[in-house]
Context: one part of a larger RNA
RNA sequence: GAUGAACGCUAGCUACAGGCUUAACACAUGCAAGUCGAGGGGCAUCGGGUCGAAAGCUUGCUUUCGAUGCCGGCGACCGGCGCACGGGUGCGUAACGCGUAUCAAACCUACCUUAUACUCGGGGAUAGCCUUGCGAAAGUAAGAUUAAUACCCGAUGUUGUUGUAUUACCGCAUGGUAGUUCAACAAAAGAUUUUAUUGGUAUGAGAUGGUGAUGCGUCCGAUUAGGUAGUCGGUGAGGUAACGGCUCACCGAGCCUUCGAUCGGUAGGGGUUCUGAGAGGAAGGUCCCCCACACUGGAACUGAGACACGGUCCAGACUCCUACGGGAGGCAGCAGUGAGGAAUAUUGGUCAAUGGGCGAGAGCCUGAACCAGCCAAGUAGCGUGCAGGAUGACUGCCUUAUGGGUUGUAAACUGCUUUUAGUUGGGAAUAUAAUCAGCCACGUGUGGUUGUUGGAACGUACCAUCAGAAAAAGGACCGGCUAAUUCCGUGCCAGCAGCCGCGGUAAUACGGAAGGUCCAGGCGUUAUCC
Numbered sequence: 001g002a003u004g005a006a007c008g009c010u011a012g013c014u015a016c017a018g019g020c021u022u023a024a025c026a027c028a029u030g031c032a033a034g035u036c037g038a039g040g041g042g043c044a045u046c047g048g049g050u051c052g053a054a055a056g057c058u059u060g061c062u063u064u065c066g067a068u069g070c071c072g073g074c075g076a077c078c079g080g081c082g083c084a085c086g087g088g089u090g091c092g093u094a095a096c097g098c099g100u101a102u103c104a105a106a107c108c109u110a111c112c113u114u115a116u117a118c119u120c121g122g123g124g125a126u127a128g129c130c131u132u133g134c135g136a137a138a139g140u141a142a143g144a145u146u147a148a149u150a151c152c153c154g155a156u157g158u159u160g161u162u163g164u165a166u167u168a169c170c171g172c173a174u175g176g177u178a179g180u181u182c183a184a185c186a187a188a189a190g191a192u193u194u195u196a197u198u199g200g201u202a203u204g205a206g207a208u209g210g211u212g213a214u215g216c217g218u219c220c221g222a223u224u225a226g227g228u229a230g231u232c233g234g235u236g237a238g239g240u241a242a243c244g245g246c247u248c249a250c251c252g253a254g255c256c257u258u259c260g261a262u263c264g265g266u267a268g269g270g271g272u273u274c275u276g277a278g279a280g281g282a283a284g285g286u287c288c289c290c291c292a293c294a295c296u297g298g299a300a301c302u303g304a305g306a307c308a309c310g311g312u313c314c315a316g317a318c319u320c321c322u323a324c325g326g327g328a329g330g331c332a333g334c335a336g337u338g339a340g341g342a343a344u345a346u347u348g349g350u351c352a353a354u355g356g357g358c359g360a361g362a363g364c365c366u367g368a369a370c371c372a373g374c375c376a377a378g379u380a381g382c383g384u385g386c387a388g389g390a391u392g393a394c395u396g397c398c399u400u401a402u403g404g405g406u407u408g409u410a411a412a413c414u415g416c417u418u419u420u421a422g423u424u425g426g427g428a429a430u431a432u433a434a435u436c437a438g439c440c441a442c443g444u445g446u447g448g449u450u451g452u453u454g455g456a457a458c459g460u461a462c463c464a465u466c467a468g469a470a471a472a473a474g475g476a477c478c479g480g481c482u483a484a485u486u487c488c489g490u491g492c493c494a495g496c497a498g499c500c501g502c503g504g505u506a507a508u509a510c511g512g513a514a515g516g517u518c519c520a521g522g523c524g525u526u527a528u529c530c
Base pairs, nucleotide, nucleotide: 001529002528003527005526006525007524008523009522012382013381014380015379016378018375019374020340025338026337027336029335030334031333034081035080036079039078040077042074043073046072047071048070049068050067051066052065053064054063055062056061057060088293089292090291097218098217099216100215101214102213103212104211107210108209112206113205114204115203116202117201118200119199120154121153122152123151130143131142132141133140134139159186160185161184162183163182165180166179167178168177169176170175190198191197192196219265220264221263226256227255228254231253232252233251234250235249236248237247238246268290269289270288271287272283273282274281275280295316296315297314298313299312318329319328320327321326346372348371349370350369354368355366356365357364358363385416386415387414388413396406397405398404399403420471422466424464425463426462430457434453436451437450438449439448440447441446442445474519475518476517477516478515479500480499481498485514486513487512488511489510495502496501
């Protein structure tokens, strides 16, 4: 000098950042991922319409009851997309994990953009609903019946894949690109409103995201010296998006290592941060990038993408429910609780903005985010008044004591100001956004314009007004290092102390007082790094 700090004393305001470093310990409760009716069958619920009946009477209305998916819409269900993002944590990992550079002629990529071609004909189911059964529950079985952008079959094949034959050009190697011939295999889905959108299928290109390989760099220990059998290489096959002992069969005997293999310990890595003149040394909290993990261990399914935090299955430990037969759960999401600890916050508000998911859109969801609350835990700013004022007042303290010194322009007193806090009133920007509706222009979704809706924070920031110096200073130190000294008490006691060392009767070193020094809304102590 620094800190995600803690502790002691003290504490007026504002802004901006920060806040479980310990038990990846266990978790009550609520919320954190849904959405689409413009894919579908339907109709539990809400509102409307229609029909029928009854009552009241004002004789054509009101109320009530019933029926009807007819309409708005919609719980549950089928289906689509999302749930692989966002958010958390740092257990593991000394590794192509990370950083940097290069390669992939060895690869994948939903949504998006762009280009070409197509979107034809059929079929059988199943959930829901209904009926019945089993179960304490979680749930589950059977029957009957029904739809789709769910599933299946066929046709076509721009094109793609595989194979046969072949031409041209190109490359650092395996080889690649483009074209021609034949054969086999492979598609599709509609919806709305109403004439256009949007969707679907195949393929090419792009973009984005990912995957793989390699060079170099990446902590400590030799009181760890040898390690290794899929081990190292080859041939063939399987597997993968793809390369590869990735896996397998066979063949060979290699491969790593004192330039530190192997083993053991420790640890997420980087951008960065702290320190230092630098070279270096130390750290990796907040923010950003990458990685790993989601009660512990294992596994796959679905999918463009996971071996999946709020999915599934199995095993284990733990907790809970139970009718004892059997079930349920996973805060290292946001709050919050217990425990641990020197120690770390609210079971808050809003989707207004930014961003994300779904949707044609309106919109819905969003503990991401934006805000507010708590905490001197950090940094910065402001204030606690300013000017004058000597009889150098009083008190206190010191003294050589009728005196002098000091506290000290300090106070009193006079004049002035009013930041901040308080009173009273006004009052934003963040939204010229965005949505919807109308009109106009260009020409089919853009632009302009008018109107409507539209602000959580917030009646906040800010501005004005009123009164009044009013409501606002402490902490440590004073022997030397080290800025700042005297008196009293104590008497090797009580105590101090970072080091040297003070204290045994004149202690500038202990305790108190007066005075002084340093910093100041803080000051000290402790811990750690340079």
The prediction has a mean pLDDT of 85. Small-subunit ribosomal RNA, 5' domain from an uncultured bacterium, 530 nucleotides, folded computationally. Rfam family: Bacterial small subunit ribosomal RNA.